[in-house]
A computed fold for a 138-nucleotide RNA from Paenibacillus sp. UNC451MF, annotated as c-di-AMP riboswitch aptamer (ydaO/yuaA leader). Its Rfam family is "c-di-AMP riboswitch aptamer (ydaO/yuaA leader)". Rfam describes the family as follows. This family represents a conserved RNA structure found upstream of the ydaO and yuaA genes in Bacillus subtilis and related genes in other bacteria.

RNA sequence: GAUAGUAGUACGCUUAAUUUCCGGUUUAUUUAUCGGAAAGCGGGGGAACCACUUUUUGGGGCGAAUCAUGAAGUAUAUGUAGGGAACCAUCUUUCCCGAGCCCGGCAGCUAACCUCGUCAGCAGUGGAUGGGUCAACG
Numbered sequence: 001g002a003u004a005g006u007a008g009u010a011c012g013c014u015u016a017a018u019u020u021c022c023g024g025u026u027u028a029u030u031u032a033u034c035g036g037a038a039a040g041c042g043g044g045g046g047a048a049c050c051a052c053u054u055u056u057u058g059g060g061g062c063g064a065a066u067c068a069u070g071a072a073g074u075a076u077a078u079g080u081a082g083g084g085a086a087c088c089a090u091c092u093u094u095c096c097c098g099a100g101c102c103c104g105g106c107a108g109c110u111a112a113c114c115u116c117g118u119c120a121g122c123a124g125u126g127g128a129u130g131g132g133u134c135a136a137c138g
Base pairs, nucleotide, nucleotide: 012122013121014120018039019038020037021036022035023034024033025032040118041117042116043115044114045113050108058106059103060102061101062100067079068078069077070076082097083096084095085094087131088130089129090128091127092126
């Protein structure tokens, strides 16, 4: 110096999933955890008008996560619509994802209105052009 692994973790990443306040328990400690409230962010239901009339060929929702071809008798492969990668946009390069879950016979859009969520998982910065932000010095 390079590569690989483990642990920790600053700046950070995917996601709507963050911040503040009050109270209980707990802790050396605004430490950890539980309950509640608010703000922010996100989802669903729900008129008129408009649209659709296609309802076991069930239908629908969240999400980027759809679809195709094969294989195989146990079960996985190749692609693909689409999505992500350290300020923003464009071009380009490389890598990665392309799942899962829910409603329960039922829902188009939709003002007022009603209602729900605020988890989980990670440790990774290629280049060019243009525009920004921050810091230091004067």